The prediction has a mean pLDDT of 87. This is a predicted structure of a 116-nucleotide RNA (c-di-AMP riboswitch aptamer (ydaO/yuaA leader)) from uncultured Micromonospora sp.
RNA sequence: CGCCUAAUCGCCCACGCGACCCGGGGAACCAUAUUCUUGGGGUGAAUCCGCUCCGGCGGUAGGGAGAGCUUCCCUCCCGAACCCGUCAGCUAACCCGGGCGGCGGCCACAGGAAGG
Numbered sequence: 001c002g003c004c005u006a007a008u009c010g011c012c013c014a015c016g017c018g019a020c021c022c023g024g025g026g027a028a029c030c031a032u033a034u035u036c037u038u039g040g041g042g043u044g045a046a047u048c049c050g051c052u053c054c055g056g057c058g059g060u061a062g063g064g065a066g067a068g069c070u071u072c073c074c075u076c077c078c079g080a081a082c083c084c085g086u087c088a089g090c091u092a093a094c095c096c097g098g099g100c101g102g103c104g105g106c107c108a109c110a111g112g113a114a115g116g
Stems, first nucleotide, its partner, number of pairs: 001104004008019004020099006030089001039087001040084004048059004062078005069115005
């Protein structure tokens, strides 16, 4: 300096507060092929299919990057993991939380085109 992500900024130092961003619960109305163990649900792009010598391999819904911004082309990647605990559709009022972590560059594999 840049990237993924909500994961940043400020303050009187602060087991704190605020701004802003993000997530969950929660009426009426509406919806309910929908649970009662084959439990159910949530965050997330990360779901599904086939093969397998069970190590993994090939794809895929979907997602990300290419350095001022947007779009297209082209190229390169990801396609995990975790949580709640028998319980939750949507949902105004209201209530409760999170703001971590992981990477790359130092003229570069940081491409092309168009537009503002």